The RNA shown here (transfer RNA) has 68 nucleotides and comes from Blautia hansenii.

RNA sequence: UGGAAAGUAGCUCAGUUGGUAGAGCAGGAAACAAUUCCAAGUCCCAGGUUCGAUUCCUGGCUUUCCGA
Numbered sequence: 001u002g003g004a005a006a007g008u009a010g011c012u013c014a015g016u017u018g019g020u021a022g023a024g025c026a027g028g029a030a031a032c033a034a035u036u037c038c039a040a041g042u043c044c045c046a047g048g049u050u051c052g053a054u055u056c057c058u059g060g061c062u063u064u065c066c067g068a
Base pairs, nucleotide, nucleotide: 001067002066003065004064005063006062007061010025011024012023013022019051027038028037029036030035044060045059046058047057048056
């Protein structure tokens, strides 16, 4: 310097022909055999399109990988 991928709960990750987000672990409560319940996220940031954006488009930031 060029290209690619990723960014969603404390952690690991799902989730799309665009319609107001879930699992496991961890945490709290009850029960203490099995289990049940609860809390936690303006979905990296800013714009654009749209009646409506985690999802589409543009720019930026961070991380990882590949090449020079």

The prediction has a mean pLDDT of 80. The sequence is in RNAcentral, with records from ENA and Rfam.